[in-house]
Context: one part of a larger RNA
RNA sequence: CGUAGACGGUGGAUGCCUAGGCAGUUGGAGGCGAUGAAGGACGUACUAACUUGCGAUAAGCCAUGAUGAGGCAGUAAGAGCCGCAUGAGUCAUGGAUUUCCGAAUGGGGAAACCCAGUGUGCUUGCACACUAUCCUUAACUGAAUUCAUAGGUUAAGGAAGCGAACCCGGAGAACUGAAACAUCUAAGUACCCGGAGGAAAAGAAAUCAACCGAGAUUUCCCUAGUAGCGGCGAGCGAACGGGAAUUAGCCCUUAAGCAAUCAUGGUGUUAGUGGAACGAGCUGGAAAGCUUGACGAUACAGGGUGAUAGUCCCGUACACGACGAUGCCAUGGAUGUGAAAACGAGUAGGUCGGGACACGUGUUAUCUUGACUGAAUAUGGGGGGACCAUCCUCCAAGGCUAAAUACUCCCAACUGACCGAUAGUGAACCAGUACCGUGAGGGAAAGGCGAAAAGAACCCCGGCGAGGGUGAAAUAGAACCUGAAACCGUCUACGU
Numbered sequence: 001c002g003u004a005g006a007c008g009g010u011g012g013a014u015g016c017c018u019a020g021g022c023a024g025u026u027g028g029a030g031g032c033g034a035u036g037a038a039g040g041a042c043g044u045a046c047u048a049a050c051u052u053g054c055g056a057u058a059a060g061c062c063a064u065g066a067u068g069a070g071g072c073a074g075u076a077a078g079a080g081c082c083g084c085a086u087g088a089g090u091c092a093u094g095g096a097u098u099u100c101c102g103a104a105u106g107g108g109g110a111a112a113c114c115c116a117g118u119g120u121g122c123u124u125g126c127a128c129a130c131u132a133u134c135c136u137u138a139a140c141u142g143a144a145u146u147c148a149u150a151g152g153u154u155a156a157g158g159a160a161g162c163g164a165a166c167c168c169g170g171a172g173a174a175c176u177g178a179a180a181c182a183u184c185u186a187a188g189u190a191c192c193c194g195g196a197g198g199a200a201a202a203g204a205a206a207u208c209a210a211c212c213g214a215g216a217u218u219u220c221c222c223u224a225g226u227a228g229c230g231g232c233g234a235g236c237g238a239a240c241g242g243g244a245a246u247u248a249g250c251c252c253u254u255a256a257g258c259a260a261u262c263a264u265g266g267u268g269u270u271a272g273u274g275g276a277a278c279g280a281g282c283u284g285g286a287a288a289g290c291u292u293g294a295c296g297a298u299a300c301a302g303g304g305u306g307a308u309a310g311u312c313c314c315g316u317a318c319a320c321g322a323c324g325a326u327g328c329c330a331u332g333g334a335u336g337u338g339a340a341a342a343c344g345a346g347u348a349g350g351u352c353g354g355g356a357c358a359c360g361u362g363u364u365a366u367c368u369u370g371a372c373u374g375a376a377u378a379u380g381g382g383g384g385g386a387c388c389a390u391c392c393u394c395c396a397a398g399g400c401u402a403a404a405u406a407c408u409c410c411c412a413a414c415u416g417a418c419c420g421a422u423a424g425u426g427a428a429c430c431a432g433u434a435c436c437g438u439g440a441g442g443g444a445a446a447g448g449c450g451a452a453a454a455g456a457a458c459c460c461c462g463g464c465g466a467g468g469g470u471g472a473a474a475u476a477g478a479a480c481c482u483g484a485a486a487c488c489g490u491c492u493a494c495g496u
Stems, first nucleotide, its partner, number of pairs: 001495009015481001016448002020419002022416007029408002031162002039101003042055003046078001049075003061095007070082003106115003116131007133159009166197001167195004177184001181231001207214002218245005228236002249400003252344001257337003261333010272320003278293005294311002296300001302314003349373008359385001380395005435442002455480001458467001460465001
């Protein structure tokens, strides 16, 4: 040095576990904000830090209701207290307080800071209140300029800002595909802006149909990858009709109705309450295991308890419950609104140029409109895919409208041939943290002693550790479950 065996070290795979995720179902909720939000800064405890809570009344104050014998949140012990029915603490509802920044709004500003004005009150230097902008309404004032108007001042009301997706509108790419590329595609997508609601939008035929008829809109399944469009390339891609979901019609015509509020009744939500039935023996550290004898079940869902519990605990089925706050439904009362005008003219149509329609200008109807034009008035007008006639059908240029549909930042319950710590969210752990970057931004690693800390008294030593003790187990000793491999040793045997 090699080989083999035994025993170790290192390392953290594997197994088991789950505190966290992922995907859904059902129901709820669908907003918060000048009565100052979302989000923060700084404070606040017997307290040095962090998390949580709260705001100079600062882990809290008051009221009501429900629970209740234990509490003073956690890491986290200690000290010192509170309460024990004269009700602490906890939960629910309502109220009070709520520093500073932030739309931030008295002015400024390098956010959490600086500097004011006016009024009132008194303790004479303090306290409180108000003071932004825009819009609407009203009053008072008031130029050039006589009346006026513009402007100014004041008062009242409103707005603003944030928020995950869904919705409507405005504006609008490129990569890419076409095996290059220009029409085309990607795509009216991404991104940006405006606006609204719990849904939005659309909506009661100047619609389709085809000589039969249907009867607002929306969504789904077919029709159908059809008819078509298309450098007829790549690709794009209907409708009629049928079947379902849900149904609702109205007004400008004196009416359908609608809104909030009050009362009564009902039913939910926001704390809760009751809630059946088991013992013995054996093994074991421990019984829920095994043996045996019982019992409940409108409850054998689930979780916990020293191993696997219907009958030990929390629960579960079922039954019940609200001072207060709040949602919905029905009925009734009173109030307000509807209430504006009168059937739609610079409109329909035309020409030129665009856009939307599945439809790229094409034989291209229809819708829309930037420019220029420009009717008729129900004895009228639009459409039926160039256009004309016949025929059929409808009535534009005013408006409102639930449901079926879309989505999930959020709340509750439940589910999973979903994951199980290199997985599952980036994040199971004090994670959008540490750290990196001027910045926009990027962005980790990191779970497990034990049933219970019983977390190792005492002695030796003072570096590891040994004895002793706890424990079922300490090769479960905190670098803590299991503890693979690579890698490194010790001992023994053999070989060289």
The part of an RNA shown here (large-subunit ribosomal RNA, domain I) has 496 nucleotides and comes from Pseudidiomarina halophila. Its Rfam family is "Bacterial large subunit ribosomal RNA". Its family is annotated with ribosome and structural constituent of ribosome in the Gene Ontology. Its mean pLDDT, the model's own confidence on a scale to 100, is 86. Lineage of the source: Bacteria > Pseudomonadota > Alteromonadales > Idiomarinaceae > Pseudidiomarina. The full RNA is in RNAcentral, with records from ENA.